[in-house]
Parts: sequence; structure tokens; C1' cells
RNA sequence: GCCCCCAUAGUCUAGCGGCCGAGGACAUCGCCCUUUCAAGGCGAAGACGGCGGUUCAACUCCGCCUGGGGGUACCA
Repeated sequence: GCCCCCAUAGUCUAGCGGCCGAGGACAUCGCCCUUUCAAGGCGAAGACGGCGGUUCAACUCCGCCUGGGGGUACCA
């Protein structure tokens, strides 16, 4: 250089065009419980890498870019 895969809260992850106003776990914060802490119960805040395109409608499909991972040094 070329080819393939991936990108969703602080971390891990679900999602396969409309049910998504994006779900779950851990972590964080508040309240309850407890003499206190932990555990437990209830609740809260927090995310689709960026820019375009397709579509009535995009986290989802397409292109480019960015970042990460892997393969290749073979053919002409």
C1' cells in the first nucleotide's frame, strides 16, 4: 500500500428500517433499611465516533473521513 472486522453512558453490552422518547449489568448519586459499614430494596442522572447520501422514516442501509483490531508481502 491493499483486504477484512469493529466503533452505542465512566466500563461491558442488547439492537438486524417504524414497537426506540435507545434496553440491561457494573460503577456514580439520592432515599429506605442498619448502632455504623457492607449487602439488600426503591429511585435518579448518563450513550448511538464525525460529515454526507438513500428513505415518508436511519443506532440499523450506502459512501467518505477519524480511531481501534486483524490479515497480506502472494499474483500481474